The part of an RNA shown here (small-subunit ribosomal RNA, central domain) has 345 nucleotides and comes from a metagenome. Its mean pLDDT, the model's own confidence on a scale to 100, is 89.
[in-house]
Context: one part of a larger RNA
RNA sequence: CUGGGCGUAAAGGGUGUGUAGGCGGACUGGUGGGUCGAUGGUGAAAGCUUCGGGCUCAACCCGGAAAUUGCUGUCGAAACUACCGGUCUAGAGAGCAGGAGAGGGAACUGGAACUUCCGGUGUAGCGGUAGAAUGCGUAGAUAUCGGAAGGAACGCUAAUAGCGAAGGCAGGUUCCUGGAAUGCAUCUGACGCUGAGACACGAAAGCUAGGGGAGCGAACAGGAUUAGAUACCCUGGUAGUCCUAGCUGUAAACGAUGUACAUUAGGCGUGGGGACCUAGUCUCCGUGCCGCAGCUAACGCGAUAAAUGUACCGCCUGGGGACUACGGCCGCAAGGCUGAAACUC
Numbered sequence: 001c002u003g004g005g006c007g008u009a010a011a012g013g014g015u016g017u018g019u020a021g022g023c024g025g026a027c028u029g030g031u032g033g034g035u036c037g038a039u040g041g042u043g044a045a046a047g048c049u050u051c052g053g054g055c056u057c058a059a060c061c062c063g064g065a066a067a068u069u070g071c072u073g074u075c076g077a078a079a080c081u082a083c084c085g086g087u088c089u090a091g092a093g094a095g096c097a098g099g100a101g102a103g104g105g106a107a108c109u110g111g112a113a114c115u116u117c118c119g120g121u122g123u124a125g126c127g128g129u130a131g132a133a134u135g136c137g138u139a140g141a142u143a144u145c146g147g148a149a150g151g152a153a154c155g156c157u158a159a160u161a162g163c164g165a166a167g168g169c170a171g172g173u174u175c176c177u178g179g180a181a182u183g184c185a186u187c188u189g190a191c192g193c194u195g196a197g198a199c200a201c202g203a204a205a206g207c208u209a210g211g212g213g214a215g216c217g218a219a220c221a222g223g224a225u226u227a228g229a230u231a232c233c234c235u236g237g238u239a240g241u242c243c244u245a246g247c248u249g250u251a252a253a254c255g256a257u258g259u260a261c262a263u264u265a266g267g268c269g270u271g272g273g274g275a276c277c278u279a280g281u282c283u284c285c286g287u288g289c290c291g292c293a294g295c296u297a298a299c300g301c302g303a304u305a306a307a308u309g310u311a312c313c314g315c316c317u318g319g320g321g322a323c324u325a326c327g328g329c330c331g332c333a334a335g336g337c338u339g340a341a342a343c344u345c
Base pairs, nucleotide, nucleotide: 003317004316005315006314007299008298012313014201015200016199017198021194022193023192025088026087027086028085029084030083031082033081034080035077036076037075038074039073040072041071042070049065050064051063052062053061054060091191092188093187094186095184096183097182103177104176105175106174107173108172109171110154114150115149116148117147118146119145120144121143125136126135162169163168206247207246208245209244210243211242215241216240220236221235222234223233258312259311260310261309262308263307266290267289268288269287270286271285272284273283274282275281276280294301295300318345319344320343327338328337329336330335
């Protein structure tokens, strides 16, 4: 320097923004670094290869050639690439227009349910289970009616629906705010793609400080079950779950499928736009099912590719040892990231 791979066999980074780097649209002028042609020098000898010769052959030796794929000079070519200049609009971006959406942040607010408290009615049970018991209740529970307080979650609508880069997002109203799609084709004129490091975001659990605490509920206690029962079931119940500020940085963070672009039969749904000569047809973007070609070890994928290609990044290289040890970096800690070897099959 290189091979084959990464949906399920080992293997796509949790996700994005973006630095260096790599790669990059159409036309045109110039330069001549890469590139290509010609030619000069050099590329020691020996060896290798080849032709010929000498020891009776051979090994060996002698002579000629070739090779030495390289480096360098000179002359030339200008398609590709590169650089410098000019032009363009198909990529990309901006503008304008009317729509869609649980996209994000903040404030305010609503009803149902639940628990607790107060009051009324009312009496012996309630609760719970497969059956029970612990538990609650004559100090009046459960049930029921009225009132008050509190916290958390938002029934129906609701979807095989929508939005977001991913994590994720759902009562209502207002304010602030991001993105995408469509249409017009007004502007800029390659401003692009990818992206090692870096930075930002990142469910749940966990951590720090201060609040909050209705319900649920690790731990814990009790009752059952059982041979036992450190469980499953029941009665309680602390952290936590909620809010604010900060940390942690991991998940089967999954489509187990990196991002972007181009090319490639159809059929049936569905969300958001647009056009027209509007029973409808056409078109753009998204989201599903089936399916041709093709691909695949098979399963299956199949315009939302796992098809056919291009660019760039990440990753894999037998199982265990090992999501380990040591070291380093990060963290308050828990731990995270990076990540071996001996040995063994």